[in-house]
Context: one part of a larger RNA
RNA sequence: GGAUGAACGCUAGCUACAGGCUUAACACAUGCAAGUCGCGGGGCAGCAUGUCGGUUGCUUGCAACCGAUGAUGGCGACCGGCGCACGGGUGAGUAACGCGUAUCCAACCUGCCCUGCGGUAGGGAACAGCCCGGCGAAAGUCGGAUUAAUGCCCUAUGUGCUCAUUUGACGGCAUCAGAUUUUGAGCAAAGGAGCGAUUCGCCGCAGGAUGGGGAUGCGUCCGAUUAGCUUGCCGGCGGGGUAACGGCCCACCGGGGCAUCGAUCGGUAGGGGUUCUGAGAGGAAGGUCCCCCACACUGGUACUGAGACACGGUCCAAACUCCUACGGGAGGCAGCAGUGAGGAAUAUUGGUCAAUGGGCGAGAGCCUGAACCAGCCAAGUAGCGUGCAGGAUGACGGCCCUACGGGUUGUAAACUGCUUUUAUGAGGGGAUAACGUGUGGGACGCGUCCCAUAUUGCAGGUACCUCAUGAAUAAGGACCGGCUAAUUCCGUGCCAGCAGCCGCGGUAAUACGGAAGGUCCGGGCGUUAUCC
Numbered sequence: 001g002g003a004u005g006a007a008c009g010c011u012a013g014c015u016a017c018a019g020g021c022u023u024a025a026c027a028c029a030u031g032c033a034a035g036u037c038g039c040g041g042g043g044c045a046g047c048a049u050g051u052c053g054g055u056u057g058c059u060u061g062c063a064a065c066c067g068a069u070g071a072u073g074g075c076g077a078c079c080g081g082c083g084c085a086c087g088g089g090u091g092a093g094u095a096a097c098g099c100g101u102a103u104c105c106a107a108c109c110u111g112c113c114c115u116g117c118g119g120u121a122g123g124g125a126a127c128a129g130c131c132c133g134g135c136g137a138a139a140g141u142c143g144g145a146u147u148a149a150u151g152c153c154c155u156a157u158g159u160g161c162u163c164a165u166u167u168g169a170c171g172g173c174a175u176c177a178g179a180u181u182u183u184g185a186g187c188a189a190a191g192g193a194g195c196g197a198u199u200c201g202c203c204g205c206a207g208g209a210u211g212g213g214g215a216u217g218c219g220u221c222c223g224a225u226u227a228g229c230u231u232g233c234c235g236g237c238g239g240g241g242u243a244a245c246g247g248c249c250c251a252c253c254g255g256g257g258c259a260u261c262g263a264u265c266g267g268u269a270g271g272g273g274u275u276c277u278g279a280g281a282g283g284a285a286g287g288u289c290c291c292c293c294a295c296a297c298u299g300g301u302a303c304u305g306a307g308a309c310a311c312g313g314u315c316c317a318a319a320c321u322c323c324u325a326c327g328g329g330a331g332g333c334a335g336c337a338g339u340g341a342g343g344a345a346u347a348u349u350g351g352u353c354a355a356u357g358g359g360c361g362a363g364a365g366c367c368u369g370a371a372c373c374a375g376c377c378a379a380g381u382a383g384c385g386u387g388c389a390g391g392a393u394g395a396c397g398g399c400c401c402u403a404c405g406g407g408u409u410g411u412a413a414a415c416u417g418c419u420u421u422u423a424u425g426a427g428g429g430g431a432u433a434a435c436g437u438g439u440g441g442g443a444c445g446c447g448u449c450c451c452a453u454a455u456u457g458c459a460g461g462u463a464c465c466u467c468a469u470g471a472a473u474a475a476g477g478a479c480c481g482g483c484u485a486a487u488u489c490c491g492u493g494c495c496a497g498c499a500g501c502c503g504c505g506g507u508a509a510u511a512c513g514g515a516a517g518g519u520c521c522g523g524g525c526g527u528u529a530u531c532c
Base pairs, nucleotide, nucleotide: 001532002531003530004529006528007527008526009525010524013384014383015382016381017380019377020376021342026340027339028338030337031336032335035082036081037080040079041078043075044074047073048072049071050069051068052067053066054065055064056063057062058061089295090294091293098220099219100218101217102216103215104214105213108212109211113208114207115206116205117204118203119202120201121155122154123153124152131144132143133142134141135140160187161186162185163184164183171176191200192199193198221267222266223265228258229257230256233255234254235253236252238250239249240248270292271291272290273289274285275284276283277282298317299316300315320331321330322329323328348374350373351372352371356370357368358367359366360365387418388417389416390415397409398408399407400406423469424468425467426466427465428464432459436455437454438453439452440451441450442449443448444447476521477520478519479518480517481502482501483500487516488515489514490513491512497504498503
């Protein structure tokens, strides 16, 4: 000198963009953050409609009220499907195939999506809900009866697939691989909407795409005041397990494997793209954004599922907090806000799903603290402004010198003219919107597309533009002995104090304190901390 997720002191007009618990992975009140589908199903608690019955009022066919009815729209709870493994947070652990890069899988999986081929037959038994009964303070739970389905089970069919048997072309990378062929065994399915045409689904196989799993080479902090480490530890054989390879696990056999080219042990730490600095080489860092990993009060476990050993799922154990009728229960903000605590220190218990994206749905749509916006903070970067021109009796005042003439503040002010960014007031004001949906019309490959029109904006009547008013609303901080740009006076008298280093202060201090003047930077300026 540059830099910072900074803090502190003094000061502070506006706008845009980006940023904001680095400390206690400390504890958390409250609200929200993952639902959706009635075009899978039985139903009907609530709402609306229709029908029927009754009562009242009268305008004698309407209104109100009461009751019945799942008949219709729809729908709380329930069964079922898909989602909840994404998105969002944090960096505790991890020195590791965790990450980065490169290669391999002839050792693997992949829901939804796309392409192709083939299929979708017949039957059955249950369980929720509803109903009846019991227990409990609650959380909840038990028994009985009845019932539907795209829930579950059995049988059939088999383009095929799997397994066993048989054949073994082309090929390769050692174990191999496997076109083709024979025989046998096993394995599927679900319906809904619509008058219908049809459409949305369902099952099997093959391929694709996407996402994942595994293996390996190289790279990846400090310590030798850590020198030996290891018994499933190294290899084989046979099995188990897995989507798959493998001591991943197990029985048996052998005795290996790693290490001064640093094993083991200890300390520290998420890794990378990148960021800062530097001419570079290098050094330092890993906050925001993106990719990967790990974690979800602490430790462990599996279940479901295409996918988890699952942040807002299950079970167990421990700690903590809360409720209790003392028998027993409930909870997990490292999601968004917010609270306490810790700390030098870090924001609103805001708005909207309008856009982008995600989940579900045929769709309308619903959900979305993802996201987009707004609020707070000079904590950063950039831009704009606090006027411009003229104006000498070089005014007053201040300060300094003095040979009393003066010098300086200083064109600075006053005063004159001008401008109006900004400010205040008034008026105008588009884009982000395209989809989608409603209505009308058209095309064809008949469920897709096109045209017209209407409708959909949180931010926000915001940004921006125009007009009016009036210099009006807006400047400070540090420093002035040398390094280092900028000096005099007064006070103090080794005191009070300053100080980054050298050092100043003991009676004329350019170094302390004040003043005047000056220098530097400027909506900031200094100090502290850290890196180069």
About this RNA
The part of an RNA shown here (small-subunit ribosomal RNA, 5' domain) has 532 nucleotides and comes from an uncultured bacterium. Rfam family: Bacterial small subunit ribosomal RNA. The prediction has a mean pLDDT of 85.